SAM riboswitch aptamer (S box leader) from Nosocomiicoccus massiliensis, 103 nucleotides, folded computationally. Of the family's consensus pairs, 97% are formed in the model. The source organism's lineage runs through Bacteria, Bacillati, Bacilli, Staphylococcaceae and Nosocomiicoccus. The RNAcentral record of the sequence draws on Rfam.

[in-house]
Parts: sequence; C1' cells; structure tokens
RNA sequence: UAAAUAUCCAGAGAACUCGAGGGAUUUGGCCCAGUGACAGUUCAGCAGCGGGCUUUUUAAGUACUGUGCUAAUUCCAACGAGCAGAUGCUUGACAGAUAUCAU
Repeated sequence: UAAAUAUCCAGAGAACUCGAGGGAUUUGGCCCAGUGACAGUUCAGCAGCGGGCUUUUUAAGUACUGUGCUAAUUCCAACGAGCAGAUGCUUGACAGAUAUCAU
C1' cells in the first nucleotide's frame, strides 16, 4: 500500500510549545479558530479490536500490554430506492476512519 472481515447516533481534556488556518479529499452548507484553533510534547482519561489474566468459557469481565480515540453522527449533504411533497424523514451504496488477519 492493496484484499478480506468487523465496527463507526455511545464514551473520554488539561498543561506547555508553535502561530494561521482547521473540520480526509472536491463542491455546497454549517461549525471551530489570536479569549491561540490545527499540529507537536507531557500527563490524564475513554474504549474490550488483538495479546495477557479471571470467571459460571459459542460467552462475559478486566485498561496489564499492542493499537486507536478524547468538538459537533464519519459535522451534514452529494449517488440510488421508498415515504412525504420545494427545504424533510428512512434506508442502501460510494468514499473515509479504526482494528484484526494474510502478503
């Protein structure tokens, strides 16, 4: 990096450094941001996907370990279908993210 499988309406922030954009990509909307966002570091926390451990073992529990995550549903929409009938709702895909497995 690509494939397969599973999940994505839950959950969880402070300090310091930096200094202008950021919310994956394109478009539109909406939002965050010099009262310092985003990013990085440290600490803290959330989370049971893999390992470990425990148990009443097709499973459940447990943050010890490897990842991951800690504004807004993956922020919302885009394509298809259904309902409603301008704007809405439901659902399926596409794309994306994370984990596991294999190369």